[in-house]
The RNA shown here (transfer RNA) has 84 nucleotides and comes from Solobacterium sp.
């Protein structure tokens, strides 16, 4: 230098082949239970504005197609494998 692959909350990992992002898990922070703990159950848990109600932004980056992109198209950028 070529060639494949990957990339979503703090983390593991979904989104049914373009139509509500963030299920489910762990972990976190409240609670209920205990004399207290543990273990279990209940709530909550992306950011920005906002008293709120809500609105807006967000899938590595910045583009491009589209009414409508995490999916798709190109380009860079980080990792992983494989070839010279």
């Nucleotide at each position: 230098g070529c060639c494949g692959g990957u990339g979503u909350g703090a983390u593991g990992g979904a989104a049914u082949u373009g139509g509500u992002a963030g299920a489910c898990g762990u972990g976190a922070g409240g609670g209920a239970c205990u004399c207290a703990a543990a273990a279990u159950c209940c709530c909550u848990u992306g950011g920005u504005a906002g008293c709120g109600a809500u609105a807006c932004c967000g899938u590595g980056u910045c583009g491009g197609u589209u009414c409508g992109a995490g999916u798709c198209c190109g380009a860079c950028c980080a990792c992983c494998g494989g070839c010279a």
Lineage of the source: Bacteria > Bacillota > Erysipelotrichia > Erysipelotrichaceae > Solobacterium.